[in-house]
Context: one part of a larger RNA
RNA sequence: GAACAAACGCCAGCGGCGUGCCUAACACAUGCAAGUCGAACGAGAAAUCCCGAGCAAUCGGGAGAGUAAAGUGGCGCACGGGUGAGUAACGCGUGGGUAAUCUGCCCUGAAGACGGGAAUAACACCUCGGAAGGGGUGCUAAUACUCGAUAAGAUCCCGUUGACCUCGGUCUUUGGGAUAAAAAGGUGGCCUCUGCAUGCAAGCUAUUGCUUCAGGAUGAGCCCGCGUACCAUUAGCUAGUUGGUGGGGUAAUGGCCCACCAAGGCAAUGAUGGUUAGCUGGUCUGAGAUGAUGGCCAGCCACACUGGAACUGAGAAACGGUCCAGACUCCUACGGGAGGCAGCAGUGAGGAAUCUUGCGCAAUGGGGGAAACCCUGACGCAGCGACGCCGCGUGAGUGAUGAAGGCCUUCGGGUCGUAAAGCUCUGUCGGAUGGGAAGAAAGUUCCGGCGGUGAAUAAUUGCUGGAAUUGACGGUACCGUCAAAGGAAGCACCGGCUAACUCCGUGCCAGCAGCCGCGGUAAUACGGAGGGUGCAAGCGUUGUUC
Repeated sequence: GAACAAACGCCAGCGGCGUGCCUAACACAUGCAAGUCGAACGAGAAAUCCCGAGCAAUCGGGAGAGUAAAGUGGCGCACGGGUGAGUAACGCGUGGGUAAUCUGCCCUGAAGACGGGAAUAACACCUCGGAAGGGGUGCUAAUACUCGAUAAGAUCCCGUUGACCUCGGUCUUUGGGAUAAAAAGGUGGCCUCUGCAUGCAAGCUAUUGCUUCAGGAUGAGCCCGCGUACCAUUAGCUAGUUGGUGGGGUAAUGGCCCACCAAGGCAAUGAUGGUUAGCUGGUCUGAGAUGAUGGCCAGCCACACUGGAACUGAGAAACGGUCCAGACUCCUACGGGAGGCAGCAGUGAGGAAUCUUGCGCAAUGGGGGAAACCCUGACGCAGCGACGCCGCGUGAGUGAUGAAGGCCUUCGGGUCGUAAAGCUCUGUCGGAUGGGAAGAAAGUUCCGGCGGUGAAUAAUUGCUGGAAUUGACGGUACCGUCAAAGGAAGCACCGGCUAACUCCGUGCCAGCAGCCGCGGUAAUACGGAGGGUGCAAGCGUUGUUC
């Protein structure tokens, strides 16, 4: 000098864009943060209103409404969001391998979707418990479950052809055999064919869903080369240890696990042990070499009160799932139960120190759904903080009697100083008032046009034209008008380094200080004043890095 996730002191007008628990991975009140689908399924309220009967209580019917809430089932909940405790490691970075692998949803192609069955929740009744939560009996549905048939292809076995190869195998042609093994419908429309003979179906059709196989895309698993902090005041470490054979296990290789056999394996090119630490793209500094660093943003990893475990699933050893143990907190009828903010806000505590218990799904993105739409503390916005960067303003011109006043003085004067006042203007910001956005295009509905499928002038689907509809921010940005110089400057320093000097007070005192050093009666170094210098809505100090 530069920088900062900064803090502290004094001071403080506005705006834009960023950014904000570095400490206790400490404990958490409260609300919200993951649901959705009725076009898979059975069932299905109430308030309220209307009508009728009745003296009334009330009863019946209709609307509310096939709505709400609950249940079975499907998909999602493994994403998104947080934190950096652990980890010195194939964790990360980079480059490869997988002839050792998997991959829901999505895309392309091929083949199929036939015939049956038994339950169960919801519900009703009974019952246990203080609650959380159960138990029994009975009824019922499905795209839930299950049995059988069929097999283009797939898997396995025995042969066979060719190519490649890491010589282990991989891919491929062809013949035979065997095992296991799938399915489901929903919605809309129609009557050409068949049946009933009305418009309905087991028929046709469109779309969506289902099963198997092949390929793709995406994502993931595993393996390897190289790189990746400090300590030798850590020198030896290791029995599943190192390798082999055979098995088990996994999607898959492998001591990953097991049995047996051998006695190996690592290490001064630093094993083992200890300390510290998430890694990277990057960031800061610097002419560079390099040094320091890893907050925000992005990629990867790890974790979710602490420790362990599996279930479901395409995918988890699962933050807002399950089970066990532990600590802590809460409820209890003392028998037993409930919980996990390192999600967004917020509270306490710790600390020098770090924000609102805000608005909205309008946009972008995600989940579900055919769609409408629903959900989304992701996200978009707003709020608070000069915490940072950037921009603007606090007026402009004129004005000498060089006013008053302050300070200094050699008492002549000098200086603050065109500074002020005065006069003439302007109107940024702030204030008032009027207008007022872009961000919105999709999707959906309606009306047309041209195609596909189709028996079809149904329906459906693709493209296209028009209309209607959707904004949290926000009456915000921006623009116009009005009044008005009015509301808007401080902080540090002035001995040298280092830009900037005099007077008074004090008298080695009080004090200053980054270094050198000032102060003991003329202090440009302490305190005050006048003046000056530097920066400026900031200025200094402290801390850290180069």